Annotation
Transfer RNA from Lithodesmium undulatum, 73 nucleotides, folded computationally. The source organism's lineage runs through Eukaryota, Stramenopiles, Thalassiosirophyceae, Lithodesmiales and Lithodesmium. Its mean pLDDT, the model's own confidence on a scale to 100, is 82.
RNA sequence: AAUGAAAUAGUUCAGUUGGUAGAACGUUGGAAUCAUACCCCAAAGGUCAAGGGUUCAACUCCCUUUUUCAUUA
Numbered sequence: 001a002a003u004g005a006a007a008u009a010g011u012u013c014a015g016u017u018g019g020u021a022g023a024a025c026g027u028u029g030g031a032a033u034c035a036u037a038c039c040c041c042a043a044a045g046g047u048c049a050a051g052g053g054u055u056c057a058a059c060u061c062c063c064u065u066u067u068u069c070a071u072u073a
Stems, first nucleotide, its partner, number of pairs: 001072007010025004019056001027043004049065005
């Protein structure tokens, strides 16, 4: 430099070919226990990388930019 892939909760990742944002782990509170851990119940936590466009409606489609990874040179 070219090509391809990725960016979503604190972390690891889903999200059904456009219709209100989800899981596990972790955190906090509760229950249980003599107490701690495990197990159980509940809650908090998101400008879906940034900006624009299409649409009644965009994580999803289109364009540009940024960052990361892989391959080739």
Rfam family: tRNA. About the family: Transfer RNA (tRNA) molecules are approximately 80 nucleotides in length.